Description
The RNA shown here (small-subunit ribosomal RNA) has 1420 nucleotides and comes from an uncultured bacterium. The sequence is in RNAcentral, with records from SILVA. The coordinates come from a structure-prediction model, not an experiment, and the mean pLDDT is 84. It matches the Rfam family "Bacterial small subunit ribosomal RNA".
RNA sequence: GAUUAACGCUGGCGGCAUGCCUAAUACAUGCAAGUCGAUCGAGGCAGCAAUGCCUAGAGGCGAACGGGUGAGUAAUAUGUAUCCAAUCUACCCAAACAAGGGGGACAACUAGUUGAAAAAUUAGCUAAUACCCCAUAAGAUAUACUUAUCGCAUGAGAAUAUAUUUAAAGAUGGGUUAAACCAUCGAGUUUGGAUGAGGGUGCAACAUAUCAGGUAGUAGGCGGUGUAAUAGACCACCUAGCCAAUGACGUGUAGCUAUACUGAGAGGUAGAAUAGCCACAAUGGGACUGAGACACGGCCCAUACUCCUACGGGAGGCAGCAGUAGGGAAUUUUUCACAAUGGGGGAAACCCUGAUGGAGCAAUGCCGCGUGAACGAUGAAGGUCUUCGGAUUGUAAAGUUCUUUUAUUAUAGACGAAUGGUAGGUAGAGGAAAUGCUAUCUAUUUGACUGUAUAUUUUGAAUAAGCAACGGCUAACUAUGUGCCAGCAGCCGCGGUAAUACAUAGGUUGCAAGCGUUAUCCGGAUUAACUGGGUGUAAAGCAAGCGCAGGCUGUCUUGUAAGUCUGGUGUGAAAUAGUGUGGCUUAACCAUACUAUGCAUUGGAAACUGCAAGACUAGAGAUUGGUAGAGAAUUUCGGAACUCCAUGUGUAUCGGUGGAAUGAGUAGAUAUAUGGAAGAACACCAGUGGCGAAAGCGGAAAUUUAGGCCACAUCUGACGCUCAUGCUUGAAAGUGUGGGGAGCAAAUAGGAUUAGAUACCCUAGUAGUCCACACCGUAAACGAUGGAUACUAGUUGUCAGCAGGUGAUUGUUGGUAACGACGCUAACGCAUUAAGUAUCCCACCUGAGUAGUACACUCGCAAGAGUGAAACUCAAACGGAAUUGACGGGGACCCGCACAAGUGGUGGAGUAUGUUGUUUAAUUCGACGAUACACGUAAAACCUUACCUAGGUUUGACAUCUCUGGCAAAGCUAUAGAAAUAUAGUGGAGGUUAACCGGUAGACAGGUGGUGCAUGGUUGUCGUCAGCUCGUGUCGUGAGAUGUUGGGUUAAGUCCCGCAACGAGCGCAACCCUUAUCGUUAGUUAUUUUUUUAACGAGACUGCCAACGUAAGUUGGAGGAAGGUGGGGAUGACGUCAAAUCAUCAUGCCCCUUAUGCCUAGGGCCACAAACGUACUACAAUGGUCGGUACAAAUGGUUGCCAAACCGCAAGGUGGAGCUAAUCCAAGAAAGCCGAUCUCAGUUCGGAUCGAGGGCUGCAAUUCGCCCUCGUGAAGUUGGAAUCACUAGUAAUCGUAGAUCAGACAUGCUACGGUGAAUACGUUCUCGGGUCUUGUACACACCGCCCGUCACACUAUGAAAGUUGCUGAUACCUAAAGUCAUAGCUUGCUAUGCCAAGGGUAGGAGCGAUGAUUGGAGUG
Repeated sequence: GAUUAACGCUGGCGGCAUGCCUAAUACAUGCAAGUCGAUCGAGGCAGCAAUGCCUAGAGGCGAACGGGUGAGUAAUAUGUAUCCAAUCUACCCAAACAAGGGGGACAACUAGUUGAAAAAUUAGCUAAUACCCCAUAAGAUAUACUUAUCGCAUGAGAAUAUAUUUAAAGAUGGGUUAAACCAUCGAGUUUGGAUGAGGGUGCAACAUAUCAGGUAGUAGGCGGUGUAAUAGACCACCUAGCCAAUGACGUGUAGCUAUACUGAGAGGUAGAAUAGCCACAAUGGGACUGAGACACGGCCCAUACUCCUACGGGAGGCAGCAGUAGGGAAUUUUUCACAAUGGGGGAAACCCUGAUGGAGCAAUGCCGCGUGAACGAUGAAGGUCUUCGGAUUGUAAAGUUCUUUUAUUAUAGACGAAUGGUAGGUAGAGGAAAUGCUAUCUAUUUGACUGUAUAUUUUGAAUAAGCAACGGCUAACUAUGUGCCAGCAGCCGCGGUAAUACAUAGGUUGCAAGCGUUAUCCGGAUUAACUGGGUGUAAAGCAAGCGCAGGCUGUCUUGUAAGUCUGGUGUGAAAUAGUGUGGCUUAACCAUACUAUGCAUUGGAAACUGCAAGACUAGAGAUUGGUAGAGAAUUUCGGAACUCCAUGUGUAUCGGUGGAAUGAGUAGAUAUAUGGAAGAACACCAGUGGCGAAAGCGGAAAUUUAGGCCACAUCUGACGCUCAUGCUUGAAAGUGUGGGGAGCAAAUAGGAUUAGAUACCCUAGUAGUCCACACCGUAAACGAUGGAUACUAGUUGUCAGCAGGUGAUUGUUGGUAACGACGCUAACGCAUUAAGUAUCCCACCUGAGUAGUACACUCGCAAGAGUGAAACUCAAACGGAAUUGACGGGGACCCGCACAAGUGGUGGAGUAUGUUGUUUAAUUCGACGAUACACGUAAAACCUUACCUAGGUUUGACAUCUCUGGCAAAGCUAUAGAAAUAUAGUGGAGGUUAACCGGUAGACAGGUGGUGCAUGGUUGUCGUCAGCUCGUGUCGUGAGAUGUUGGGUUAAGUCCCGCAACGAGCGCAACCCUUAUCGUUAGUUAUUUUUUUAACGAGACUGCCAACGUAAGUUGGAGGAAGGUGGGGAUGACGUCAAAUCAUCAUGCCCCUUAUGCCUAGGGCCACAAACGUACUACAAUGGUCGGUACAAAUGGUUGCCAAACCGCAAGGUGGAGCUAAUCCAAGAAAGCCGAUCUCAGUUCGGAUCGAGGGCUGCAAUUCGCCCUCGUGAAGUUGGAAUCACUAGUAAUCGUAGAUCAGACAUGCUACGGUGAAUACGUUCUCGGGUCUUGUACACACCGCCCGUCACACUAUGAAAGUUGCUGAUACCUAAAGUCAUAGCUUGCUAUGCCAAGGGUAGGAGCGAUGAUUGGAGUG
């Protein structure tokens, strides 16, 4: 885009079309084919009659048309062209001729009989345009005889003779006394035409080869039969043919065509309506009549079904028009009329006509019209959204002014009508005249549709809009609801609490009396490729060769004209289509003219192809001479090694592995020596070397044999290339028979390994491996690359020849390799050995899975091979190539307390603390590998506090606003209470601009309620790792690459060199702070000075020297307080982990609002079987205890630090000096050093736990604080597997201070100083990181991806004992009607025979359905 459509929602009008696609299922009822009295007799009716009318029968014509349907049919059909000299044709037209004479019946009717009916039957009467006979005979047929002439051929063919063979002398009208006669119609013969039909031939048009052979009247002939006519159409005889890979035969499907739809076309699909042809008429068969039928509304028979019946017997055929039932998603009225067009009959009037013309029903389609138009902003109301300002619906509405198509009212009112008839004229031909015939005029008459089309008119915007969509494709977006639910979906996909995708609403978009959906066809699809594709790796080159058919085929000449090109003619039905013109108001629709690719025929051309003939040598082949080779077959021979056997020597192991064991061995192995046996394979040479068609071929020699290459000539003269079917060869494994069997070795056994180990490893070991013969016929049979020919840059190696050159070497032919230009390719890559450019031939491919499976067939001894589907599932595919990452029990390089080398710990104990778990009314919440767990918390007794229980409160504890009151507040006292709070008293600050206090109602407050996966901000981590990017340029179809890689160097993408790159940015470094040295200035509470504090400076830059190096730089040295970043800190690139935090804060959305808010008391966060993390203290003598004694840094202090002195054993108390701090205080540093003591023990170690008594803080110390004294004195004797930190002022060890803070559970954290080590060979390994490279089926990126069994559910399918159905043949039996033949009797029947529908029997064939069970497959 289209449709004979259907379904959903909706629906105003008209025109023109269309309307059972399914059950060729069954049909009630009515109608669809009759007509002629001018053929005939008879009967009836009317009339006085003449006469008229009617019709059962005889007779004629028609009923073979028209109408329906598409079952069958793959050719007896259709289309097209052609032929019939092999044919027929009623009615019609033209021409010629003829029309004489006789005869006997049968219906109707009358009288009977039988039957329920349908109907049948007997006797008798009768007519004809019914029937029969005779005559005439142009013609026809047959025979005879030949010839003119004609034809593409068989052949056709006038003329002559003989034989055979016809008529309705009718009807009507005129005419006449009656005839004759005339007119018209009808009838006869012949010829021709027209129309229609029959037959033959060529070509064209479906699928299937998992249908490959078919056929006996089959193919042909001679002679007959038969027909209108040809013919194996049929029959007898003879021959053995005929068809088929260019697809016979079979099976499935199907009416064919003009045309229709689609498409740029070529094509593809379809065959409704209209038209042509065919076939059919319940199913099957048959003939009759006739010009025509084997007959839709005829006959006979059989079958099935339906109906009537008196049970004896009869009747019927809607695939005609309506209509009914049924089937189905689905398809109309039991209408009007013969007025028109056409058909039948008739002389005509006329009759008949479900053909046809009309109307009815249906938005089924196509076309047209309408549902109003102009103005109209306060941008109304309402709706929706909102950033609350507004926006949008929207000039839309309202309103004002108009119009009236359509619908409605009323009136008028066509076209389609031309004929024909009747009446009356006129003219013409012919005729004796008339009737009549032909033409024409006047009058009259004929309309189903229909009071329809149309016109005028009344009224008044009045009577008339929906459907689908709005994530992308694809025009059109928001809100609410929902929350992987409900649902959507053509594909991708949407929905898990902010859905433009679901549902609803508003808005928008598209089309519009329709709009969507479903179904089907074409297009897009170059996705079957003729136009117009491919096959190295995506699907696809047969394993290889030979080769028949087929296809293709070198150079030149001549001829021919099949192909080809070109002109003419015929045909190509009409409609349709294209173009022009015209008619309906337009259009659809209709009319008319022209055009249109095919086929046939006939002229012409001769380049190319074909064909015929001739010639040539460049392809191909042959001869001659050389030459290389694991080419093939057979036979013979050889040495090394392994194994076995025998013997000697010899003694305890051998063997095997990652390590072992099984195994062998004292019955003497292994080892070694000698001899022997057997089988198999042939080291070195050996090479991207050679040969072969491929498979493949490797010791040597002989014999036989095939092919290649090269060289010089000669010969043949296109002999060639390719190749479906076919034939041959064809690794390994496997099979059969017979041999052989050393080694090796499936199966198997044992030992190991392992969670297991039906494996990898080891010890044994059978088929097999070997030979002969015969099968198999497959491989990643690979160059994943079919064969042939020609052309198209080069370079390098190598093999076999030849030629030139003294030679180095050069040229050339044929192979074999590596690179590479053009070109090609999706890229990778290929590139004279093409995957380039061309030609020819063959094979093969067409999404993935199912599946190389099933069935069927062929081959095979078997294994199996070959050919080779579908249902179903998915939207992609373990499809291709390349890219960037990530990953690897891949590679290279490098770094890091990463390992190693060391030191000290953790893990064991007790305690502290955090977490899990458990418990609980609550044990608030968060953090969970590294990157949670002395973390948020630099302080949970109340408070904090978020949790629980209980008691209160509701515009609120806090903010703003509106309204309103004010001498009402805080504080103090009393009462009740646990308090909050309530009441009473006292009180008199602040406020009156009411800013303070209270009341009322509502906007609102409030929330540590949820979501860190909606967010901001902040933070951790990789990682202070050296990386991460950009611009321009260049390369690539592109993703991307290059730069950033490479060679060095560095702590560093730090720097240098090179380079299709050149530059730049964020990082690195430096700049900043601190510390070490010095200087200057300044300060005071310090100070003799050195110091100290602060500010500002100096100083270090590989600057200098040496070596190495192109350089960057490295190593060493000097000087220096400090040397190569001097030490430490701050500083954290692009990004990763949906990392952490909504409970710091902020914040979207959601939720709560007499509560999830707020106030209060008490409790809880401190529980305790258990587990984990982090710490402290220890286990002791490098120590504990006691005494004495020395040396810091930094910090804090007025709600504070607190001295001296006194009291207390002590905690502490009293006290109050000093200090707003270089002044005073905390403050005593400790380890250390000097002495003493303890003497290796659960101790004078260790201090947990518990008891008693005190102190301090604070409303408060019970849950639940710290400290002191006395007493008590647990575990623990250096810690399993495992694991952590640290490279120098570091580890270790020792104390000091601070923040938080009333106090303190701090052993924590953050600072400070004191003492002060050991070790680093080095980068194999572990972990982490960086760069380059490689593989990848990963990209959520290895914590990835993913295979198979098993279990369960569902789906389709194969097999299956069988069961059952259908189809078409065959054989046999039986056989209706009927034609033909024969026979008999003869108006016509009977009998028999052949054929034969149908029925039956039988065995097979093909195709289905179903089937317990079973096999695999798919999906979840």